[in-house]
RNA sequence: AGAGAUUGAUCCUGGCUCAGAAUGAACGCUGGCGGCGUGCUUAACACAUGCAAGUCGAACGAGAACGGGAUUGCUUGCGAUCCUUAGUAGAGUGGCGCACGGGUGAGUAACACGUAGAUAAUCUACCUCCAAGCCUGGGAUAACUAUUCGAAAGGAUGGCUAAUACCGGAUGAAGUAUGUUGACCUAAGUUAACAUAUGAAAGAUUGCCUCUUCUUGAAAGCAAUUGUUUGGAGAUGAGUCUGCGGACCAUUAGUUUGUUGGUGGGGUAAAGGCCUACCAAGACUACGAUGGUUAGCUGGUCUGAGAGGAUGAUCAGCCACACUGGAACUGGAACACGGUCCAGACUCCUACGGGAGGCAGCAGUGAGGAAUUUUGCGCAAUGGGGGAAACCCUGACGCAGCAACGCCGCGUGAGUGAAGAAGGCCCUUGGGUCGUAAAGCUCUGUCGACAGGGAAGAAAUUACUUCAUAUUAAUAGUGUGUUGUAUUGACGGUACCUGUAGAGGAAGCACCGGCUAACUCCGUGCCAGCAGCCGCGGUAAUACGGGGGGUGCAAGCGUUAUUCGGAAUUAUUGGGCGUAAAGGGCGCGUAGGCGGUCUUGUCGGUCAGAUGUGAAAGCCCGGGGCUCAACCCUGGAAGUGCAUUUGAAACAGCAAGACUUGAAUACUGGAGGGGAGAGCGGAAUUCUUGGUGUAGCGGUGAAAUGUGUUGAUAUCAAGAAGAACACCGGUGGCGAAGGCGGCUCUCUGGAAUGCAACUGACGCUGAGGUACGAAAGCUGGGGGAGCGAACAGGAUUAGAUACCCUGGUAGUCCCAGCCGUAAACGGUGUGCACUUGGUGUGGGGGGCGUUGACCCUUCCGUGCCGGAGCUAACGCAUUAAGUGCACCGCCUGGGGAGUACGGCCGCAAGGCUAAAACUCAAAGAAAUUGACGGGGGCCCGCACAAGCGGAGGAGCAUGUGGCUUAAUUCGAUGCAACGCGAAGAACCUUACCAGGGCUUGACAUGCAGCUGCAUACCUGGUGAAAGCCGGGAGGCCUUCGAGGGUGCUGCACAGGUGCUGCAUGGCUGUCGUCAGUUCGUGCCGUGAGGUGUUGGGUUAAGUCCCGCAACGAACGCAACCCCUGUGUCUAGUUGCCACCGCAGGUGAUGAGCCUGCGAGCACUCUGGACAGACUGCCCGUACAAGCGGGAGGAAGGUGGGGAUGACGUCAAGUCAGUAUGGCCCUUACGCCCUGGGCUGCACACGUGCUACAAUGGUCGGUACAGAGGGAUGCAAUACCGCGAGGUGGAGCAAAUCCACAAAGUCGGCCUCAGUUCGGAUUGGAGUCUGCAACUCGACUCCAUGAAGUUGGAUUCGCUAGUAACGGCGCAUCAGCUACGGCGCCGUGAAUACGUUCCCGGGCCUUGUACACACCGCCCGUCACAUCAUGAAAGCCGUCUGCACCCGAAGUCACUGAGCUAACCCGCAAGGGAGGCAGGUGCCGAAGGUGUGGGUGGUGAUUGGGAU
Repeated sequence: AGAGAUUGAUCCUGGCUCAGAAUGAACGCUGGCGGCGUGCUUAACACAUGCAAGUCGAACGAGAACGGGAUUGCUUGCGAUCCUUAGUAGAGUGGCGCACGGGUGAGUAACACGUAGAUAAUCUACCUCCAAGCCUGGGAUAACUAUUCGAAAGGAUGGCUAAUACCGGAUGAAGUAUGUUGACCUAAGUUAACAUAUGAAAGAUUGCCUCUUCUUGAAAGCAAUUGUUUGGAGAUGAGUCUGCGGACCAUUAGUUUGUUGGUGGGGUAAAGGCCUACCAAGACUACGAUGGUUAGCUGGUCUGAGAGGAUGAUCAGCCACACUGGAACUGGAACACGGUCCAGACUCCUACGGGAGGCAGCAGUGAGGAAUUUUGCGCAAUGGGGGAAACCCUGACGCAGCAACGCCGCGUGAGUGAAGAAGGCCCUUGGGUCGUAAAGCUCUGUCGACAGGGAAGAAAUUACUUCAUAUUAAUAGUGUGUUGUAUUGACGGUACCUGUAGAGGAAGCACCGGCUAACUCCGUGCCAGCAGCCGCGGUAAUACGGGGGGUGCAAGCGUUAUUCGGAAUUAUUGGGCGUAAAGGGCGCGUAGGCGGUCUUGUCGGUCAGAUGUGAAAGCCCGGGGCUCAACCCUGGAAGUGCAUUUGAAACAGCAAGACUUGAAUACUGGAGGGGAGAGCGGAAUUCUUGGUGUAGCGGUGAAAUGUGUUGAUAUCAAGAAGAACACCGGUGGCGAAGGCGGCUCUCUGGAAUGCAACUGACGCUGAGGUACGAAAGCUGGGGGAGCGAACAGGAUUAGAUACCCUGGUAGUCCCAGCCGUAAACGGUGUGCACUUGGUGUGGGGGGCGUUGACCCUUCCGUGCCGGAGCUAACGCAUUAAGUGCACCGCCUGGGGAGUACGGCCGCAAGGCUAAAACUCAAAGAAAUUGACGGGGGCCCGCACAAGCGGAGGAGCAUGUGGCUUAAUUCGAUGCAACGCGAAGAACCUUACCAGGGCUUGACAUGCAGCUGCAUACCUGGUGAAAGCCGGGAGGCCUUCGAGGGUGCUGCACAGGUGCUGCAUGGCUGUCGUCAGUUCGUGCCGUGAGGUGUUGGGUUAAGUCCCGCAACGAACGCAACCCCUGUGUCUAGUUGCCACCGCAGGUGAUGAGCCUGCGAGCACUCUGGACAGACUGCCCGUACAAGCGGGAGGAAGGUGGGGAUGACGUCAAGUCAGUAUGGCCCUUACGCCCUGGGCUGCACACGUGCUACAAUGGUCGGUACAGAGGGAUGCAAUACCGCGAGGUGGAGCAAAUCCACAAAGUCGGCCUCAGUUCGGAUUGGAGUCUGCAACUCGACUCCAUGAAGUUGGAUUCGCUAGUAACGGCGCAUCAGCUACGGCGCCGUGAAUACGUUCCCGGGCCUUGUACACACCGCCCGUCACAUCAUGAAAGCCGUCUGCACCCGAAGUCACUGAGCUAACCCGCAAGGGAGGCAGGUGCCGAAGGUGUGGGUGGUGAUUGGGAU
């Protein structure tokens, strides 16, 4: 510090996810030791049991028992008395403590907390210091005892008694109250002096006799200590008040009656509506009152670079609470966790009458929960309470136990060791890896085990003792200090140290597709499963599960949950709003925010200094202690804050004064569809009336509905009505926006220009508020010509609730009033300032100008194009989306949803405000390359058109589908499968089926063992054959070991047309012989990418030319190659025969012709080598390339044909041609054999052949090819057969032989018919091949003579030596289902205006939400399932307001006839004062009744939403 993921790719926006750190954690797997910490986050749920607050005899009275001893009673046993136990235990009065310590976080949004202050508005027990005092009396009461009630808890009555318990009196400073005077001051005040009134106490312990009394020694007394009373001061703690600070919701906007203030009174330690009576009507609130929800606050903790965000366990400070609610008492302090009273719920006891209790103390139990410990030891230390002290108490605390819960430390060994062992895993079979790892050898000794030693934490107090000092009459006592001795350890025989044996007892977890470090095998086969996001898995999974290996961390490792970070993804630091989410529809304007120039003053903001505070702990730094560290100790720094105070005066604020440039006003002449009202006008439409006039009109793509002979349409005239205003008219004008268009008048708003008179900052923006606000819609009343939702009819259509047509109602228009929304858009808030330009246009001014048009200039408005700059890009660009300032509005992933609920508005329709559950990993912007378009432009192709001939109908052949079958083997299957693989299935082929057989095999290689020995040959049995079982003969070499070969047995292995063409190579098809496809460098762009390759021409062509930020190049095109067309040269055998010679035949012994030979190679031909064609020449045109025409030429513009197929596409085809990975079979999915099948037939399709006839058929005569084949071959003449063919065999390994072309042509017949067309089918007879023609061959002859009379929709081929027609040859092959395929020659046309349309293709451009690319994408209803949610008659909880009823305890007030020791009066009786019980009243918790509100759950049914 970033990364993944939207796309074919890119850039941006934007959400999601990950890597980090952390935790009081939990869960899974695993687990050696120690140190230090931490441990109910949930039910403030309920609690058994034990403990957690007592202590003081030096405040007081009283005072046992068990036990022991002695004496004694009739000493069995039991009893009595005394001493001791013992002034002890236990209880009581009294004092102090129990308000601390410990727990919890329910409540609380508050002066509760934090911070800084105030208290001149207060209190403070115990403690310290100072001052003064402690005199004198009195009456009770508990304990105890007696009686008594009750089950108990608890009481009742009578009697006795003490105090540091209670009460009276005296003294009396201070204090308090009142009055007077003075001083200080900051407001009530503070303080000093004087006068009056009021106003306290308690003793205990120890010691001593100097003085007095009795006199042993005590008492008074004296002394000390302690306690007590009053006052002052301090310290500590507490109360109260104030400024500021820290949560959410406005779908909570108004709240409040003791409320706000005053006066009097009361109350408190204390100000105060804290309470009360009266008076006034205030108080709080948009800077968020009130209400609701949530929450203890802080120091700190976690995270972060920081700012921030989250959090408030342990430790520390504060607050609140103690079963729930209320209340007071005591006390210095409580409205009191282990106190009291009352009410309620719950639990327990009960004799049913009544009682008891409160773990949110420490342990512990149940429950809840994913989850949180021992009913431990000790007061040794630290601290607390009581006490003079010893001491007692202390679940505070110190320790131990449990838990890897966290942090820190240590160990599980170290060195050496390559035959790189065995074994595992992988493997290309060579090897690699685990791996120096192990073993082996040499060592060490941490932790653990055992044994031995063994701490620090302990110092005090106290007792005794030494010395000093103070007090005193005192050498006594006491206090203080000091010396020494004695005493005290839960942890714990622990830490630590030493020794012994011994590598021995001690490693796991997660991950390994990318992010993210780490790879292979097997299994599985969209299954099982994984997953944080993207995503893996459908037979070769580095993603699932296992193994091996590796990576990371390590006594832990992962997962889950949560927080911060990354996230600049709420943006103060530090974001945005034209199109991604986002500018309010538009003005006016309130609060608020912001604000021109100069001067003066002030100092709250701002800045600087000082002081105080910011607790401790923590963080950071230095030092130190545990062996280190964690941890702990100590010192410092920091704590950005707050307060007080002293200053500065630039800026901002405030106050005052001035100014004119911002702003406004007056004036000037102009511009304008600005607004409102009234009036007027013409054209058009429709209607009415009348005239003319006759058959249609109207409407459409075409029609029909409609209208018209009752006279339409058309036309003329007249009239009526309503609405809108042609031309001008213009990216021209005006207005804030919506919007505004005939003319005139009236009223009226605004802007611009000019001038510079006036005011003097009066300004900008603007939350709320308010005015305006298209169209449609609503209410009431008018109006209604045209147009025209709804509706009707006619068409169109598969349908047509549409588009088209004919009608037509609301509405459109006017008046009055609502509505308040629009893509209300420049998708761009308003205002101000600044920042290069060009060119139009509207309005005003100035200058120049015969005062004409122009031109120059300036201000305001409105357009276009472009620079810098900005922008993700597109684009914007002085009218900014540039650069700044001010203010407002708005945004924060997509969907759900601008929806629900609530509120406000509206007559309604509806509007404004505005969520959540749930769901997805995207949604989106701009641009790029493709593809696509019933988008555009240009161009091409037998693509259409123009033609010729076919297919589709028939029969047959052949292939396919389907069906059938034991099998009908398999593949191909849109174009681009279907006479295709197959250039040839009777057996074989053959892969299929049935049956019979073989198992190292039909075939290859190797190894081991056995074998004198085979295979081949002859032969027997069985059998369908294969095979099996036999017999015979012959037979290599030899050194006798063996070698080679053969057979048998066994092992490796062979074999597979079994699967996967979606694992592959190779080959092929197709787009397409279409003209395209790319690269290097440069340039442009953030980038994908573009440019080049686009443009203008031209071409068959990305062919060439020109231009151009491109310049070059590659693969394609073309050319080079082959055939063919012309010529030349050369060579002539098997080819040729003109000339020449010879011979023969014919003829007439002629000419001529024919045949043969010689000669020859002239010609034809064949083979080879060359030539030729290049737009080279001419004309026209063009810049050029080129194009058009012409000449010459055999051939003319690539002459014709072939071969040649760019980058790529279709997971196209082929594992069955071959090759090949993986998987599968191995007495079978291999191999052999016989027979069958691939030929099966209701049917459908493709490709062909033959026809339907006269351009024909048939018979006879007759002419002319090319190419190719031939030895297991082609085969002539001849003979036989009607023929297929047979016999026979000349010739030929071929320019020599086989070897006859057919259409054509000549002649005859047929005469339009199912025929002399057509030949299917069937019967019979044959031929040939072959081991074999039954399934299942071809051919021949005779006979038979089917369908068919030119073929529906539709569709195919072909542009010239082509189509069409005609035959010939070849491969395969024994033969052949060939009518197929591949070639060859012969005869030989028609047509193309043209590119609108169909199909395919190329280039450019445009749109796109497509990229699997239009066979794309995608919307809604319906059906089924699941999920969350709204409404709903209601029903059930919970919280709360108001009104009323009842009213416990208790304080307060009043009363108090009953009761009453202390004080007073009184001889007494009695009375008084005071008090108590009781009563009444106010308030008052819980409860009840009624009525509202909020919130939650549920609900038949119902609405939409998501998957």